A computed fold for an 84-nucleotide RNA from Fictibacillus phosphorivorans, annotated as c-di-GMP-I riboswitch aptamer. Its mean pLDDT, the model's own confidence on a scale to 100, is 87.

RNA sequence: UUCAGACAAGGGCAAACAUUCUCGAAAGAAAUGGACGCAAAGCCACGGGUCUAAAGCAUACGCCAUGAUCGCCGGGUUACCUGA
Numbered sequence: 001u002u003c004a005g006a007c008a009a010g011g012g013c014a015a016a017c018a019u020u021c022u023c024g025a026a027a028g029a030a031a032u033g034g035a036c037g038c039a040a041a042g043c044c045a046c047g048g049g050u051c052u053a054a055a056g057c058a059u060a061c062g063c064c065a066u067g068a069u070c071g072c073c074g075g076g077u078u079a080c081c082u083g084a
Base pairs, nucleotide, nucleotide: 002084003083004082005081012038013037017033018032019031020030022029023028036071042077043076044075046074047073048072049069050068051067056063057062
């Protein structure tokens, strides 16, 4: 440096759910608690998917991302330990 993640060691993150004089139109995010799990469940909205639909358009009763999701998939990038 590359590949891999079995036996370890030190650890790390934190699903659902609950709470909130929080932000948001909503989806959702944030904080606190909590652990379903995760070898990148660290970071990035670059490609795809999914969610929401304010504004705008349309009244064929809906369309639509510039919003969100990295713990949906792929990709990029950084990284502890061990083995080859």
The sequence was found by an Rfam model in a public genome assembly.